[in-house]
The RNA shown here (Guanidine-I riboswitch aptamer) has 121 nucleotides and comes from Modestobacter sp. It was read from a public genome assembly, where an Rfam model found it.
RNA sequence: CCGGGGCGCACCUAGGGUUCCGCCGGCCGGUGUCCGCACACACCGGCCGGGCUGGUCCGAGAGGUGCAGGCGCGGCCGUCCGCACGGCCGCGCUCCACGGCGGGAGAAAAGCCCGGGAGGC
Numbered sequence: 001c002c003g004g005g006g007c008g009c010a011c012c013u014a015g016g017g018u019u020c021c022g023c024c025g026g027c028c029g030g031u032g033u034c035c036g037c038a039c040a041c042a043c044c045g046g047c048c049g050g051g052c053u054g055g056u057c058c059g060a061g062a063g064g065u066g067c068a069g070g071c072g073c074g075g076c077c078g079u080c081c082g083c084a085c086g087g088c089c090g091c092g093c094u095c096c097a098c099g100g101c102g103g104g105a106g107a108a109a110a111g112c113c114c115g116g117g118a119g120g121c
Stems, first nucleotide, its partner, number of pairs: 008067005015058002020055002022052001023050010069094010096116001098119001102114003
């Protein structure tokens, strides 16, 4: 200097919005209380609005945990001895990490994806 791996997956969390459920408000219709009607109230249904404590949902390269994988050492086996190779098991290691704009997702948004990208150091 060049190339490869480290950077795979799952479950969570920070965060995110609003499909579905729930909640709140408004409107309409129905039912109940009533002798009858209206109002009011309650309940049910529909529509509209509000992300709104919450459940569902999305969710981190630079958050957490675990698994897989890789590497090192040791043991056993393939194999009588040694070497190499392979398989299984055990232990250990698996670091670091500033970052847009813009675009993408048929609910939507985001620390999601493009992206450990552009750029910067």
Its Rfam family is "Guanidine-I riboswitch aptamer". From the family's description: This family represents a conserved RNA structure found upstream of the ykkC and yxkD genes in Bacillus subtilis and related genes in other bacteria.